Predicted 3D model of a 77-nucleotide RNA (transfer RNA) from Candidatus Methanosuratincola verstraetei. It matches the Rfam family "tRNA". It is annotated as a transfer RNA. RNAcentral records the identical sequence in 6 taxa. The RNAcentral record of the sequence draws on ENA.
[in-house]
C1' cells in the first nucleotide's frame, strides 16, 4: 500500500438492498406484589445512529473524503 467485513441505547444487536414514525432482548430506575428478597406484573429511553462534507422537501439509509476494530492480500532490497 491494496481488498472485504464491522462501527445504532450501559451490553448484544435488528433496522441501510427499497430515503419519510430510532427500535428488541438483557441490564437499569419506580411502582405493584412480599414480612423481606427472588421471580411475577405495571411503567420509564434529551441516543450527537463513528466523524466530516455533499445529493434530497427530507439521510442511520444514498455519494467523498477521514478515524477505529476484525480479517484477507501484497511488499519487506
Nucleotide at each position: 500500500g491494496c481488498c472485504c467485513g464491522a462501527g445504532u441505547a450501559g451490553c448484544u444487536c435488528a433496522g441501510c438492498c427499497u430515503g419519510g414514525g430510532a427500535g428488541a432482548g438483557c441490564a437499569u430506575c419506580c411502582g405493584g406484589c412480599u414480612g423481606a428478597a427472588g421471580a411475577c406484573c405495571g411503567g420509564a429511553g434529551u441516543g450527537u445512529c463513528g466523524c466530516u462534507g455533499g445529493u434530497u422537501c427530507a439521510a442511520a439509509u444514498c455519494c467523498g473524503g477521514c478515524c477505529u476494530c476484525g480479517g484477507g492480500c501484497a511488499c519487506c532490497a